[in-house]
Background:
RNAcentral holds the sequence, with entries from ENA and SILVA. This is a predicted structure of a 1500-nucleotide RNA (small-subunit ribosomal RNA) from an uncultured organism. Its Rfam family is "Bacterial small subunit ribosomal RNA". Rfam links the family to the GO terms ribosome and structural constituent of ribosome.

């Protein structure tokens, strides 16, 4: 997610954080922080130098001065100055600073080891510092070169270089002694042997020696130098443990693993080499691939965890890319060297130079990240004896709201609730004490003044003490005093001045989520984190007012954690939601019964070391507070080590028998394999009998059959399957197993004792079994039967049905390895109520068997507790626990692609992603639906009668037409409907002419005498103009009423929205239903009641029941009608009486009757019988006018259809306002190729026409009905009585009856149409009325498919009345007259109740699947193309090492020759880049192609 519910499950949000970026906005300060991208390329400046107290040499400008003099030049001297610059030498340059490319590694972290090592400078303790030699740079001269630079000759110094001496507690080695030891070694003492050093400088000084003013040696102090020991610091190596993802990477490895020997290193070691052996690593994940610097920490979280590795700190790696060594204590070296490569720059083209991942800065990339600043004052570093120099480390400043923290933008008072804005129901409300006004304050910013701390060292001056010395000098050390040193910066801070003055925005306001209105827009523009808003009343878009939240910020975006128990250790699941492998055997692994002793690995307790600092936490302190900083403490779950404990786990061990197994005796069984054998049936063959059909189906046909089928009898052949028994019976691990007999064979179960002694459970991989179909080879084939063929069915029918029929089904052997392989439920053990079947065995009881009872093992049903979302499960668990395995993590894409493995193939197995989506899903609930079921109704069907559909006409509608044909109504439930009546009017439409406070209402202001009536003019009229007459009331200046004009408010609208509404109405349906309270059940939606058994027209009534009651409906109460009674009799009636007439209730009279109209009675299943539950009720009968609701009407439950109506009325909103309003004339609503609905009249003889005759009811009537008389053929006309009506009139009812005529025809049927002549209504019948008369006489001969109405005084048929209305009726609403058929509920339609299924809920007119076409998106395949990489080979720079070294060479030896030694050069191994070949592999692109996803209302 649903109509609602519970659950599963994903998606989304609210929190915190950030090296951030973007949008809008921006007062101040403090503290932090700032290239996350191109380890891209870099202009310019700076970032590592220093020491003259190691050494040699050594300027110039300028100034002073001297000389010459051609008065502005030359030369000399002094100062500058032993300075600058350069060189030799020493130390430093391996630190500091940057970056994170590489690295999955002893790289890092943590804890150890080094007895396998080194350590400059520093500290402490020893010893020493003797005596010689030869060069060389600088420099000078000179050569080459554009330059960079290089060479030759000559000179010179040293703390540079080289011999020699001496030397130990150093190194090597021999011996003795004792110690430690991991047994490898190690270190200590003693006695021997061999080997290895050095450098001086500065200051002071003269006691001794020499020259002798003063120096030198010497002495002394300090700094160095050499050699040892110890320490500190730093480093190297090594080990345990920890350290990302991929198994769609499963095997990797030849210096590989080990040994021996050698080389090499500071040092162990295949580190390297020779030889020998064949090892080493790996499922506890080797090898390969991808990604990544690691950590302290940081962010988040309740925690466990997850994510991360900026700033700060530790380690590592790197320095344009690749390789290499040199120097050195340390480098294979960021600002060193060499070589190769790319790039850039210079060039005289021959050659050279360079390396910002130092600080600034530039270009580029990018969403994005700062100044080419100041200073060495502080801290730290290098050199120096020191002063000092250097230091882009660092300290500061600058830029950026990038972050955190602090602070301000004022405070009090102030109601005419100002103006103004917004809104409004027009009253008001709100912004709002907010503002103004009044009274105050002074933070920040501004101005002026004052003004720190950070500074102490050091050196200098002075004083004192000590050391050394011959010395009270000098020097050194220490202490005290004094002056000196600040980039920041005139900064922090303080004081004063003036002044509310200069300082608020951003997002949001449909729900989640705090905050609502108006206008604009109209599925447009747009919003959106999710759900979702927007199609004319948008709290969701845009704007405004108001509000909410935060606030110098606020939002958005990205990212991380959280919420998410949504990977579940803490802390999830797997019957049906995703999830139990199809089943077994069993390896590794995990887990494991009772008991003795022991060990101490796990475990527990304690101690020690470590766990860097910073951070977090606590306490305290410093900046006014805070952020920030400082000090102390605590924590640091970890690792290592020592001591202790011994319950549990584990190891070893003594035992045990309850688990497990074995032996023995029974026993059931479709358990498996092989061989044999039986009967029934089908089919076929042969023969007989026999004749025309058989077969098949819903019905048929294909098919078989006269060449003899089917049927039937006998015989034979062959294959397959095993009826009955047969059963939620049995067996098996599952798949599965079914005639009978024999053989072989597995397992279970029961019973009894004995034996073994934990031998057990599970089980990743592995191995085996595994339905059907399928595949291979060879057989077999009766029946059945994919494919296929034919026949049917059908719109089609590649199906269902029928006739045939091949693979296959069967057998043997071999594959396949999947199923809804299901109990959709893995295996094992233990525990936890029962009841009742059934199978097997045993026991008890019995003499024995059955029955019965009990036990064990199976197999079913129901059910308690419990569980579960529910359904359900429930000793055969889905309960309670433990052990082991497998599996799941939203839906789709997809069990698909690629890759691997398996397979003959089909295919199987393992198994993704891009992309897309807000759901997909489970269970249950209420409805609705079903060509599901049950029960029951209805003119629903059936049985009938009469119609419609065909004709003509009437009428309504569609369509078309038109200036307009006004509008509405559209299945039933629009269509003779609104319209109970369009010639004008109506009228809303069209054309034309007019009018604007209006045809109509109310109010205000002003003006006027009018209003009104009559006459005239022109005009189509509306209207306009003119003439005449002409008000009322009152407290009479004047006011009021009515009226006219002018101007304001406003009127008016049949204009839109019935999907904004009220009211009214239709419909389901006069169907029997629809609900509520309380209770109960359910987690809940809901259920129960309302279901069930009967019954009824009915939820009508009865019975039963966790329900008991109640309401709206049903029924009844109301009206009409049917019978009777009472009362009352006029206008109604007339039986008896009387009168009268040609006749008549005509008259008197009467109330009896009919009738009228008021009131009663009557019918209630009351009574009898039967049935039924002694019920409700039903059936039948009697009586009765009427009998089971007597007939009819009114009456319409909860609701449904966004049903109809804004054009009855009312009404929100919108729209028009000299027009969409109003008035008027004319036209239209009446058009006409056509289509449909509803009707009328017919088609005729049950009829038409003529004549005569009979019987109603409901109603209506005053601008009316109109008798009667006259008149006209008639419609009518002229008179006109009576009647406001039980009195008079409309009013003659017609069908009907009687009589005679027509005789089956387009007629004596039918009456349309048309011509002529009239009547009536009306201002007016042309468009466009009705009627009459004469004439005309169309279609039509009973209506295709289809379809409608009706069950009794009904259908059918016949006439009559009324409303509307001047006139107009085939329509509508009523009235009476005559007066017919139903076995029944299978089917069609509609409905009610129960039940069932559902993926439907807009509810079957639902939902929804696939192909095709189009567009877009991502992906796979694909000839090929472009990378990095592995292996083999080729070539081979620099360079170390080895060899050669005939060339060259100062130190040593040697008188010399020469030797020793060194070296240029050559060469070998290795070796980067490069080349060739092959392999494997990642990614991008790729004509074409494949499926997938998403799209508007396309197609089938």
């Nucleotide at each position: 997610u649903u109509g609602a519910u519970c659950c599963u499950g994903g998606c989304u949000c609210a929190g915190a954080a950030u090296g951030a970026a973007c949008g809008c906005u921006g007062g101040c300060g403090g503290c932090g922080u700032g290239c996350u991208u191109a380890a891209c390329a870099c202009a310019u400046g700076c970032a590592a130098g220093u020491c003259g107290a190691a050494c040699g040499a050594g300027a110039a400008a300028u100034c002073u001065u001297u000389a010459g003099c051609u008065u502005g030049c030359u030369a000399g001297a002094g100062a500058a100055a032993g300075u600058a610059a350069a060189g030799u030498g020493g130390c430093g340059c391996a630190c500091g600073g940057g970056u994170g490319a590489g690295u999955a590694a002893c790289g890092c972290g943590u804890g150890g080891g080094u007895a396998a090592u080194c350590u400059g400078c520093c500290u402490c303790c020893g010893a020493a510092u003797c005596g010689g030699g030869g060069a060389u740079a600088a420099c000078a001269u000179u050569g080459c070169g554009a330059a960079a630079g290089c060479g030759a000759u000559g000179c010179u110094a040293a703390u540079a270089c080289c011999g020699g001496a001496u030397a130990a507690a150093a190194u090597c080695u021999g011996g003795u002694u004792g110690g430690c030891u991991u047994c490898g070694g190690u270190g200590a003492a003693c006695c021997g042997g061999a080997u290895c050093a050095a450098a001086g400088g500065u200051g002071g000084u003269c006691u001794c020696u020499u020259u002798a003013u003063a120096a030198a040696a010497g002495c002394u102090a300090c700094c160095g130098u050499u050699u040892g020991g110890a320490g500190a610091u730093g480093a190297g190596c090594u080990c345990g443990c920890g350290u990302a993802c991929c198994a769609u990477u499963a095997g990797c490895u030849a210096g590989u693993u080990g040994g021996u020997g050698a080389g090499g290193u500071a040092a162990a070691g295949g580190c390297u080499c020779a030889c020998c052996a064949a090892g080493g690593c790996g499922a506890c994940g080797a090898u390969g691939g991808u990604u990544a610097g690691c950590u302290g920490g940081u962010c988040u979280g309740a925690g466990a965890g997850g994510a991360u590795g900026a700033u700060c700190a530790g380690c590592c790696a790197c320095a344009c890319c690749g390789g290499a060594a040199c120097u050195g204590g340390a480098a294979c070296a960021c600002g060193g060297u060499c070589c190769g490569g790319a790039c850039u720059u210079c060039u005289a083209c021959g050659g050279a130079a360079g390396g910002c991942a130092g600080c600034a800065g530039u270009a580029g990339g990018g969403a994005a990240u700062a100044u080419u600043g100041c200073g060495c004052a502080a801290u730290g570093g290098a050199g120096g004896a020191a002063a000092c120099u250097c230091u882009g480390a660092c300290g500061c400043a600058g830029c950026g709201a990038c972050g955190c923290c602090g602070u301000g933008u004022g405070a009090g008072u102030g109601a005419u609730g100002a103006a103004g804005g917004c809104u409004u129901u027009c009253g008001g409300g709100u912004c709002g004490u907010a503002a103004a006004g009044c009274u105050c304050u002074g933070u920040c910013a501004g101005a002026a003044g004052g003004g720190a701390a950070g500074a102490a060292c050091g050196g200098c001056g002075g004083u004192a003490u000590g050391g050394a010395u011959a010395a009270u000098a000098c020097c050194c050390a220490u202490a005290c005093c004094g002056a000196u040193u600040g980039a920041c910066g005139g900064u922090a801070c303080c004081u004063u001045c003036a002044a509310a003055g200069g300082a608020a925005g951003c997002a949001c306001c449909g729900g989640c989520u705090a905050a609502c209105u108006a206008c604009g827009u109209g599925c447009c523009a747009g919003c959106a984190g999710c759900c979702g808003c927007g199609g004319u009343a948008a709290u969701a878009c845009g704007u405004a007012g108001g509000g909410u939240g935060c606030g110098a910020g606020c939002g958005u975006u990205g990212u991380u954690c959280g919420g998410a128990a949504u990977u579940a250790u803490u802390g999830g699941g797997c019957g049906u939601a995703a999830a139990g492998c199809g089943c077994g055997u069993g390896u590794a692994g995990g887990u494991g019964g009772c008991u003795u002793g022991u060990u101490a690995a796990g475990u527990c307790g304690g101690g020690u070391g470590u766990g860097a600092a910073a951070u977090c936490c606590c306490u305290g302190g410093g900046c006014u507070c805070a952020a920030c900083c400082c000090a102390g403490g605590a924590c640091g779950u970890g690792c290592a080590u020592c001591c202790g404990a011994a319950a549990c786990u584990a190891g070893c061990u003594c035992g045990c028998u309850a688990g497990a197994g074995g032996a023995c005796a029974g026993c059931a069984g479709a358990g498996g394999g092989a061989g044999g054998u039986g009967g029934a049936a089908u089919u076929c063959c042969u023969a007989g009998u026999g004749u025309a059909g058989a077969g098949g189906u819903g019905a048929a046909a294909u098919u078989c059959g006269u060449a003899g089928a089917u049927a039937u009898u006998a015989g034979g052949a062959g294959g397959a399957a095993u009826a009955c028994c047969g059963g939620u019976g049995g067996c098996g691990a599952a798949g599965g197993c079914g005639g009978c007999c024999u053989c072989c064979u597995g397992g279970a179960c029961u019973g009894u004792u004995c034996c073994u002694g934990a031998c057990a459970c599970u089980g990743a991989g592995a191995c085996g079994c595994g339905a059907a179909a399928g595949c291979g080879u060879g057989g077999g084939u009766a029946g059945c039967a994919a494919a296929c063929a034919g026949g049917a069915u059908u719109a089609g029918a590649u199906a269902c049905c029928c006739u045939g029929g091949u693979a296959g089904u069967c057998c043997a052997c071999g594959c396949c390895g999947u199923a809804a392989a299901c109990g959709a439920u893995g295996g094992g053990u233990a525990c936890u109520a029962g009841a009742u079947g059934u199978u097997g065995u045993g026991a008890g009881a019995u003499a024995g068997a059955c029955c019965c009872u009990c036990a064990c093992a199976g197999u079913g049903u129901c059910g308690u507790a419990g569980c579960a979302a529910a359904c359900g499960c429930g000793u055969u668990a889905a309960g309670u626990a433990c052990c082991c395995c497998g599996c799941c993590u939203g839906g789709g894409a997809a069990g698909u692609a690629c890759g691997g493995c398996c397979g003959c193939a089909a295919g199987g197995u393992u198994a993704a992603a891009a992309c897309u989506u807000a759901a997909a899903g489970g269970a249950a609930u209420u409805g609705a639906c079903g060509g599901g079921g049950g029960c029951c109704c209805g003119c629903a069907c059936a049985a009938g009668c009469g119609g419609u559909g065909g004709a003509g006409c009437a009428u309504g509608u569609g369509g078309u037409u038109u200036a307009a044909u006004u509008c509405g109504a559209c299945g039933c439930a629009a269509c003779g409907c609104g319209c109970a009546g369009a010639a004008c009017c109506u009228u809303a439409c069209c054309c034309a002419g007019g009018u604007u406070u209006g045809a109509c209402a109310u109010g205000c202001a002003c003006c006027g005498g009018c209003a009104c009536a009559g006459c005239g003019a022109g005009g189509a009229g509306a209207g306009u103009c003119g003439c005449u007459g002409g008000c009322c009331c009152g407290u009479u200046u004047c006011g009021g009423g009515a009226c006219g004009g002018u101007g304001c408010a406003c009127a008016g609208g049949u204009g839109c929205u019935g999907c904004a509404u009220g009211g009214c109405u239709g419909u389901c349906g006069u169907c029997a239903g629809c609900u509520c309270g309380u209770g109960u059940c359910g987690u809940g939606a809901g259920a129960u009641g309302u279901u069930g058994g009967g019954u009824u027209a009915a939820g009508u009534c009865c019975c039963g029941c966790a329900a008991c009651g109640a309401g709206c409906g049903c029924a009844a109460c109301c009206c009409c009608u049917g019978c009777c009674c009472g009362u009352a009799g006029u206008u109604g009636c007339c039986a008896a009486c009387a009168g009268g007439u040609g006749a008549u209730g005509c008259u008197g009279g009467g109330g009896a009757c009919u009738c009228u109209a008021c009131g009663g009675g009557g019918a209630c299943u009351a009574u009898c019988g039967g049935u039924g539950u002694g019920a409700a009720a039903c059936c039948g009968g009697a009586g009765g006018a009427a009998g089971g609701u007597g007939g009819g009407g009114a009456u319409g439950a909860c609701g449904u259809c966004a049903a109809g109506u804004c054009c009855u009325c009312a009404u929100g909103g919108c729209c028009c306002u000299u027009a969409c309003g109003c008035c008027u004339g004319g036209g239209g609503c009446g058009a006409c190729a056509c289509a449909c609905g509803u009707g009328c009249u017919a088609c005729a003889a049950u009829g038409g026409g003529g004549c005569g005759g009979a019987c109603a009811a409901c109603g209506g009537g005053g601008g009316g009905c109109g008798a009667c008389c006259c008149u006209g053929c008639g419609a009518g006309g002229g008179g006109g009585a009576g009647c406001g009506a039980a009195u008079c009139c409309c009013u003659g009812a017609a069908a009907c009856c009687g009589u005679g005529u027509c005789u089956c025809a387009g007629u004596u049927c039918g009456g349309a149409u048309u011509g002529g002549a009239g009547u009536c209504u009306g201002c007016a019948a042309c468009u466009c009325g009705a009627c009459u008369c004469c004439a005309u006489g169309a279609a039509g001969g009973u209506g295709g498919a289809a379809u409608c109405g009706c069950u009794a005084g009904u259908a059918a048929u016949c006439g009559c009345g009324g409303a509307u209305c001047a006139g107009c009726a085939u329509g509508c609403c009523g009235c009476g007259g005559u007066g017919a058929u139903a076995c029944g509920u299978u089917c069609c339609c509609g409905g009610g109740c129960c039940u069932u299924g559902u993926a439907c809920a807009c509810a079957c007119c639902g939902c929804c699947c696939g192909u095709c076409a189009c567009a877009c998106c991502a992906c796979g395949a694909a000839a090929g193309u472009u990378g990095a990489u592995a292996u083999a080979c080729c070539c081979g720079a620099a360079g170390u090492c080895g060899c050669c070294g005939g060339g060259c060479c100062a130190a040593c030896c040697g008188c010399a020759a020469g030797g020793g030694g060194g070296u240029a050069g050559g060469u070998g191994c290795c070796g980067a880049a490069g080349g060739u070949a092959u392999g494997a592999u990642g990614a991008g692109c790729g004509c074409u192609u494949g499926g997938g996803g998403u799209g508007a209302a396309g197609u089938c």